[in-house]
Molecule: transfer RNA
Organism: Candidatus Saccharimonadota bacterium
RNA sequence: UGGGAUGUGGCCAAGCGGUAAGGCGCCUGUUUCUGGCACAGGAGACCGAAGGUUCGAAUCCUUCCAUCCCAGCCA
Numbered sequence: 001u002g003g004g005a006u007g008u009g010g011c012c013a014a015g016c017g018g019u020a021a022g023g024c025g026c027c028u029g030u031u032u033c034u035g036g037c038a039c040a041g042g043a044g045a046c047c048g049a050a051g052g053u054u055c056g057a058a059u060c061c062u063u064c065c066a067u068c069c070c071a072g073c074c075a
Stems, first nucleotide, its partner, number of pairs: 001071007010024003018055001026042005048064005
């Protein structure tokens, strides 16, 4: 430098154009002598950044950033 993959709540992870599943964790309650387990309920992401297309974008397009893989170049 070229090509490719990935980037979604604290962590993992679904979603593939119609206002974001699930698991773990966290909080509250019930239960318990207490803790754990179990059960019930709850909070938390606008989707790496910035533009664009669209009535509407995490999802399409462009540029950039980070990490990883492959190739090349210099030494």